RNA sequence: UUGUGUAAAGGGCAAACCGGGAGCGAUCCCGGGACGCAAAGCCACGGGUCUCAUUGAGACAGCCGGGUUGCCGCA
Numbered sequence: 001u002u003g004u005g006u007a008a009a010g011g012g013c014a015a016a017c018c019g020g021g022a023g024c025g026a027u028c029c030c031g032g033g034a035c036g037c038a039a040a041g042c043c044a045c046g047g048g049u050c051u052c053a054u055u056g057a058g059a060c061a062g063c064c065g066g067g068u069u070g071c072c073g074c075a
Stems, first nucleotide, its partner, number of pairs: 002075004012037002017032006035062001041068003045065003048060005
């Protein structure tokens, strides 16, 4: 550097649900909580789904693809 994730070490993230807050809403933030995750880190670029004061404006990266960065082991 490329491929890979059976097992391990040290760690990491955190679904549902509950409490508080923001938003018309999808949803988001903080705390609790763990169903899961080897990119469940980041980016709305393509597809998709969803929302609304709908011809426009938004949400989802834990739906798939793509881009980009990165830990450990193995080859």
c-di-GMP-I riboswitch aptamer from a Candidatus Bipolaricaulota bacterium, 75 nucleotides, folded computationally.
NCBI's taxonomy places the organism under Bacteria, Bacteria candidate phyla, Candidatus Bipolaricaulota.
Its mean pLDDT, the model's own confidence on a scale to 100, is 88.
The model forms 94% of the base pairs in the Rfam consensus.
Its Rfam family is "c-di-GMP-I riboswitch aptamer". From the family's description: GEMM was predicted in a large-scale screen for bacterial structured RNA regulatory elements.
It was read from a public genome assembly, where an Rfam model found it.